The prediction has a mean pLDDT of 82. A computed fold for a 77-nucleotide RNA from a bacterium, annotated as transfer RNA.
Order: sequence, then structure tokens, then C1' cells
RNA sequence: CGGGGCGUAGCGCAGUCUGGUAGCGCGUUCGGUUCGGGUCCGAAAGGUCCCCAGUUCGAAUCUGGGCGCCCCGACCA
Repeated sequence: CGGGGCGUAGCGCAGUCUGGUAGCGCGUUCGGUUCGGGUCCGAAAGGUCCCCAGUUCGAAUCUGGGCGCCCCGACCA
């Protein structure tokens, strides 16, 4: 330098193709259960969907540009 993949809650991920209320598991908090803890049950909190712009009534999703991480290749040494 070229090609490909990925970026969504604290962590791991789904949702994107085919635009229409942002979800699952774990974790956290509260309550119940217990002498207490664990387990189990119920509830809750937690989001700049990497950033900017565009299209659209409406964008995590489509388009353009940028950033970061990973893989492959080329070049140099």
C1' cells in the first nucleotide's frame, strides 16, 4: 500500500440481508426464600448501536468519508 472481517448495556453476543418501540445470556442492585451464604423465584437499573455527513416520514440497518482492532497478501529491510 491492496483485499477481507469486526465495532451494539460492565463482559460475551443476536438483531443489519428485507429500514418501523434496541434485545438475549452472564454480571450488578433490590425484594422473597435461608439462622447466614449459595441455589432458586420475582422485579429493577444500565445504550452517543465507533465517529461525521447524506438518503428517508422514519436509519443499529441503506449510501459516502473517517477512526480503531484482527486476518491475508504485496513492498522494504

It matches the Rfam family "tRNA". By type it is a transfer RNA.